[in-house]
Context: one part of a larger RNA
Order: sequence, then C1' cells, then structure tokens
RNA sequence: UGACGGGGGCCCGCACAAGCGGUGGAGCAUGUGGUUUAAUUCGAUGCAACGCGAAGAACCUUACCAGGGUUUGACAUGCUGGUGGUAGAAGCCCGAAAGGGUGACGACUUCGGUUUUCCGAGGGAGCCAGCACAGGUGCUGCAUGGUUGUCGUCAGCUCGUGUCGUGAGAUGUUGGGUUAAGUCCCGCAACGAGCGCAACCCUUACCCUUAGUUGCGACCAGGUUAUGCUUGAGCACUCUAAGGGGACUGCCGGUGACAAACCGGAGGAAGGUGGGGAUGACGUCAAAUCCGCAUGGCCCUUAUGUCCUGGGCGACACACGUGCUACAAUGGCCAGUACAGAGGGUUGCGAACCCGCGAGGGGGAGCCAAUCCCAAAAAGCUGGCCCCAGUUGGGAUUGCAGGCUGCAACUUGCCUGCAUGAACGCGGAAUCGCUAGUAAUCGCGUAUCAGCUACGGCGCGGUGAAUGCGUUCCCGGGCC
Repeated sequence: UGACGGGGGCCCGCACAAGCGGUGGAGCAUGUGGUUUAAUUCGAUGCAACGCGAAGAACCUUACCAGGGUUUGACAUGCUGGUGGUAGAAGCCCGAAAGGGUGACGACUUCGGUUUUCCGAGGGAGCCAGCACAGGUGCUGCAUGGUUGUCGUCAGCUCGUGUCGUGAGAUGUUGGGUUAAGUCCCGCAACGAGCGCAACCCUUACCCUUAGUUGCGACCAGGUUAUGCUUGAGCACUCUAAGGGGACUGCCGGUGACAAACCGGAGGAAGGUGGGGAUGACGUCAAAUCCGCAUGGCCCUUAUGUCCUGGGCGACACACGUGCUACAAUGGCCAGUACAGAGGGUUGCGAACCCGCGAGGGGGAGCCAAUCCCAAAAAGCUGGCCCCAGUUGGGAUUGCAGGCUGCAACUUGCCUGCAUGAACGCGGAAUCGCUAGUAAUCGCGUAUCAGCUACGGCGCGGUGAAUGCGUUCCCGGGCC
C1' cells in the first nucleotide's frame, strides 16, 4: 500500500423480509457422474461445468472401435526423368465398399504435307517413377494471438504538475450534503486531465409533415344474398416508412447552506435515467478454448496421415443437474363461435377441390411476396356430458396395422389409427425464479435441417396478478 476480521460506521442489490409460482417425491425427455464396453471420441467441473461447445450423431457428420484398402498420398506448390492414342471412360472381372485389374471409345494446340479423311514433327495439360514436401480433431490454453465467461453495468481505476514525507507512499479520490452513478454542489494543498458513469445509437409510447400500392374504407356511384367481395372515383382514418416535433426538474409551492438536490403539484401521450435493448473501465481467476481459426515448441511420417464397410457416440444396478407432462372440477371431454403479433417461403411455401377415421396422398391455382401460401392462433366465450372415483384425472409402457423423409429407419427417426393402460392423490431435509404488462398461464413463429429424437434455444403476441413493514439477520458488493 493492499487483502482479510465471528472490528465499527454509512449505503446498495429479488440479498433477506412480504407475496406468487416452482424444483427436491412420480413418469418421460435431455445433459453429466459412475459403471459397462472392441469403442461407448473429445472438451466444459463451486458460484461462473452439467437442454454447455452441439442453431439437428441412422450413413455422412465423426474426431472413437473392428475389419478391409492406400502410401507424393483426400488437398497445395515446385524440381528431375519417362509417357503423351496419354488422361478419362461405357462395359467386364475380384470385392461388402473403398480399392485393384482389364478396357470398346477417346479431349487441347502450333507448324508442314494433303481438297477432306488422314499422316509427320513439336508444345501441353494429364498420367507413371523418383524427390522436396503435404497431412495430423496428436501433446502443451502453464509458451501464445484472437475470442469468451466472471466479479459487474458494480462505480470505480488512474495520470501530469504542485505540495507533504528520509522513504515505501500520501494528497488529489478524504470531509459536509446529494445522486442510479468519483452524479452534482459546497469546503479543502491542491490545480487540472484521462479511462469508466451519463449523453450520442436502436426500439417502444404521443403528435405533425411528406408519400398512397400490394395497405385503408369516411363520403359518392354501378354490380352483388352479405362482406372494400368486385368496378369506378378517393387517400380522410388505420397502417406502412422517411423526415421533424416532444421531456429539459422547463413551470408552481414547500424543504434545504442562498447550493446541489429532494418532496408535492400543474400541464402533458409520456415526469424526473419514461419502458426495453445495444454498450462491460483498470484489473481478478496462470478462469475457458491448440477440437472454430491462427500460432511457437515437441511428437507421428507404409502412420498418430488418408479412403471405405459395419459398429459406437443412443450401453444401464445406480447418483445428480435442467426441463416437459401430471396428480384434476378455477378441471377433463364433445360441439359451436371469436380476437394477435412476429416470422418464413423458388432444388421453396403450396390454396380451392377430390380420396383417406387419421398421419398423409392426389391436385396444382397463386406467390421471388404489405398482393399468394404456411394459417388453425390457443387460453377465451356459448351449450352439453362427467359427479370426486386411481375416475371420462393421468398418460408411461407394450402389441398390431399404417404414413412420411431418405440409397438405407434392425441396432437408432418422427408421425397416425386401434388396443393396452403403469407410476402419480401436490412432494422430507433443502432449494430456485420473479417488483408490472413483470410473475403465472396460453398458444404462434423461426434458425439448424432430407427427416428428426425440440419437451431445448432464440423470438412473438393473448389473458394477466399478489406483495414490498422494513434493513435486525443470510449472501454478494461499494465508501470511510
């Protein structure tokens, strides 16, 4: 000077408290440990690993295992020699494939001869042999770059000059107020400055201007059973998307050191950083990643490279994490009937219509999309059944029959129908999230993607609460 203290003071945060809903018990999904295995590839391991890398493991992926091949190699550049009717290649043979062998046919160009076909000479890819090299998801994240997590969007971290101190250092940055904030004010041997805070950026909430199709429907007219459904006319309104306005403690009252600011109020769509996002200081953890990529060193070089077939990553006495579905009547089932937003679509989305109980099949209109399609939103509302029961709750498991994708669903895909109907009656100790359009609850979309083990991730809207006395205590953090 820091760090630490079961030292003190001050102050924050869903940290506790006050509430609401969960997890921990059940079944299943998924990740991990463990065990097993020929292999169950590798990494991640308190918070900050465990629905994590993986935004897609049947083959591929794939790095693992078994077996079969290959050796200048699956890929790059260069050198030497050879060949250059050469490379390639339908077909055929061995083979599970890869690979190996054979092989009708058979690519470019210059010059000369020739009417052309064709012939000769040369070049040249390509191939063969040899060499230099390639290649390595082999090791080291404790050799590294880059990127990332974390404390933490916490309010801090520093510098120049001056001053003080023998010096390490201090001062500034402490103090009195105040703030979300080292935010601002006042004071002060300090005076200034930088990185952070804030603001500038995106989005959302209100208004105006411009614009009016694919959007809109107030006025007018024609058609129509009804509807902007169609036609004309229109751009008011909604909306779209470009520009601008608007919020600044600006105004009023009170409190305060006359300051900064705080409390209340007015006006306003919005009020004191309006809501949300992006944005992450100096640094910490030799934190994570050599398997994204790059890269030093080390190691392999007929193998630790590379190709293929099949298997494995999917095993299963167990243990843990994260989720989904439930245990029911604020419910389940059946019928009818409303109202979104944001997305995606040409090897794509695919309407009407027809077939099928259904998954789906046929069909192919329209759409490169404010036009067409995916598309039905669901909870909700209306009516009916159930009558508290392991049930019309719950759907695991299993059998049979089908559908779809794909070369191929045995190991190991998803979906449909019929049958089967398990545990489960609200969960011990413990533990998690959340302060408002939030929690809870309801569905919809999308990336990856042939398909999908998605109940995951990332978004979108619908319905829509309760509670907060307070800071004694637990946890983390800031200042003295």
A computed fold for a 480-nucleotide part of an RNA from an uncultured bacterium, annotated as small-subunit ribosomal RNA, 3' major domain. Its mean pLDDT, the model's own confidence on a scale to 100, is 85. The full RNA is in RNAcentral, with records from SILVA.